[in-house]
Context: one part of a larger RNA
């Protein structure tokens, strides 16, 4: 100087508690992991910070694994060959199959077998040889420098103390005075207003039309460019006349307005040699390359994450209402027709504020069900049908009928969350030929409790002890 302490003090955080809300832990299923099994069930990741993670939703491909089959040696040296290199044709054998291989015969006629080294290639090894990138400490508030001063020196001071803040944020004091990186500012987005612009958007007014809308029109809405607006600025109180805090007015918005991007010096020999790059080692006619089939999907079990429920603020049938983000050219696909449906036919329009996706669902109204393993719940299995694709047996998705399992609120324990949040409802998109209970977004409905504390888990600062570095 740091680190540590079941030492002390001060402060902070729903990855802490308290007060609340909803879960997980029980069940069925989905998915990842362990284990077991297997010819193979490729490999990595392992507390937080591994386990719907490697954008990892694998039918072939992917694919790195297993079984089988086939292929590949630049260059150099040695060395083979008219006693025929190599190639073509008919046929036989081998094989699941192929002139890939082996052999007889015929034809053409000059190159290159083999060996030794050396290569190409390697998702072979080492992330404890590395780059790059990422995670995490960290939703942290710290990390340093110049000059001066103190100390023999390591070093200290500044960075401390009091107050304050989300903050080393600011104020005051002080042998310090300043400065840099970080915080903030900045950038994007949402909320209010104004201006500009008016098609593909809009419809108040005029005309037409039953209407949608069209022609005028650009007010309104919306779109997308610019600008304004918020600063503890004003008032009161607290505070030191400070920094700031509490309340109020005005305001669309109030004390960082909400959300996001960015994010220090460094630590964790954290993760990744399987994205890529790269050093060393290894394989090198196989640990390389291609093809077919299988596996990654195996199932006595254990764990993580999720989906669906256990019902009546619910289920079922009928009728009715309201979105936003996005995506679309070997793509989105309307109207119309066929089918009970999945789906099929059909092709208008759309390179898209124009056309399509596009019926949102929870919700509202009417009716039934009446506490029952049920009109709850849908697993599992049977049958028929459809779609994608070379191909759905292993091993896809969808529709219809039948079958209807566990489950009657889940022990110890444990997770998330403070507002348009949680919970709940659907929609879009990424992956994608097909397949979403996943990831990322979007909007609809919309709470309860707290406005605190350091008791638990941890973090920051000051201080103290130390046989630790």
């Nucleotide at each position: 100087u740091g680190g540590c302490g079941g030492g002390g003090g001060a402060g902070c955080a729903c990855c802490a508690c308290a007060a609340g809300g909803g879960g997980u832990g029980a069940a069925g299923c989905c998915u990842g992991c362990g284990g077991c099994u297997c010819a193979a069930u490729u490999g990595g990741a392992g507390u937080c910070a591994g386990c719907g993670c490697c954008g990892g939703g694998a039918a072939c491909u992917u694919u790195a694994c297993c079984g089988g089959g086939g292929g590949c040696g630049a260059c150099a040296g040695c060395a083979g060959u008219a006693u025929g290199a190599g190639g073509g044709c008919c046929a036989a054998g081998c094989u699941g199959a192929u002139g890939a291989c082996u052999u007889u015969g015929c034809c053409c006629g000059a190159c290159g077998c083999g060996c030794u080294g050396a290569g190409a290639g390697g998702u072979g090894g080492c992330g404890c040889a590395u780059g790059g990138c990422c995670g995490u400490c960290g939703c942290c508030a710290g990390c340093u420098c110049g000059u001066g001063c103190c100390g023999u020196g390591a070093g200290g001071u500044g960075u401390c103390u009091g107050g304050u803040u989300a903050a080393g944020u600011c104020c005051a004091g002080g042998a310090a005075c300043g400065a840099g990186c970080g915080a903030g500012a900045c950038c994007c987005u949402c909320a209010c207003c104004c201006c500009u612009a008016g098609u593909u958007g809009c419809c108040a007014c005029c005309g037409c039309g039953c209407a949608a809308g069209c022609g005028g029109g650009c007010a309104c809405a919306c779109u997308a460019g610019g600008g304004g607006g918020a600063c503890c600025g004003c008032c009161a109180c607290c505070g030191c006349u400070a920094a700031g805090g509490u309340g109020g007015a005005g305001g669309a918005g109030g004390g960082a307005g909400g959300g996001g991007g960015c994010a220090a010096c460094g630590g964790c020999a954290g993760g990744u040699c399987a994205g890529c790059a790269u050093g060393c080692c290894c394989c090198g006619a196989a640990u390389c390359c291609c093809c077919c089939g299988g596996g990654c999907c195996g199932c006595a079990c254990g764990c993580g994450g999720g989906c669906u429920g256990c019902a009546a603020u619910g289920g079922u049938g009928g009728a009715g209402a309201c979105a936003a983000u996005g995506g679309g050219u070997u793509c989105c696909g309307a109207a119309c027709c066929c089918g009970a449906a999945a789906g099929g036919g059909g092709g208008a329009g759309g390179u898209a504020a124009u056309c399509c996706u596009u019926g949102a669902a929870a919700c509202u109204c009417c009716a039934c069900c009446g506490u029952a393993g049920u009109u709850g719940g849908g697993a599992u299995c049977g049958a028929g049908g459809g779609c994608u694709g070379c191909a759905a047996c292993c091993c896809g998705c969808c529709c219809u009928c039948g079958u209807g399992a566990a489950c009657c609120u889940g022990g110890a324990a444990u997770c998330c969350c403070c507002a348009g949040u949680a919970a709940u409802c659907g929609c879009g998109u990424g992956u994608c030929a097909u397949c979403a209970u996943c990831g990322c977004g979007c909007g609809g409905u919309g709470a309860a409790c707290a406005c605190g504390u350091c008791c638990c888990c941890g973090c920051u600062c000051c201080u103290u002890g130390c046989a630790c570095a």